[in-house]
RNA sequence: AUAAGAAAAAGGCAAACCUGCCGAAAGGCAGGGACGCAAAGCCGCAGGGCCUUCCCCCAUUCCUUUGGGGGAUGGCAGCCUGGCCGCCGGU
Numbered sequence: 001a002u003a004a005g006a007a008a009a010a011g012g013c014a015a016a017c018c019u020g021c022c023g024a025a026a027g028g029c030a031g032g033g034a035c036g037c038a039a040a041g042c043c044g045c046a047g048g049g050c051c052u053u054c055c056c057c058c059a060u061u062c063c064u065u066u067g068g069g070g071g072a073u074g075g076c077a078g079c080c081u082g083g084c085c086g087c088c089g090g091u
Base pairs, nucleotide, nucleotide: 001091002090005088012037013036017032018031019030020029021028022027035078041084042083043082046081047080048079049076050075051074055070056069057068058067059066
């Protein structure tokens, strides 16, 4: 310097689920817990994709519910590509 991670060692992260808190929700944070992960480290103001709908419109209701439609200004980095940085090993 490095596209490709076979074996090993040092260590790391933590899905589902449970509890608490925040949030309208998606989801997030903390603790427990491990399905997995060589970037499952960081970036959501790089692109795509996915999730949600406080809100708006229409109808309904017997008066604040219910249904339909639309939309990120909200999220997901453990969906893909991209950017930045990095341990060990290999070359």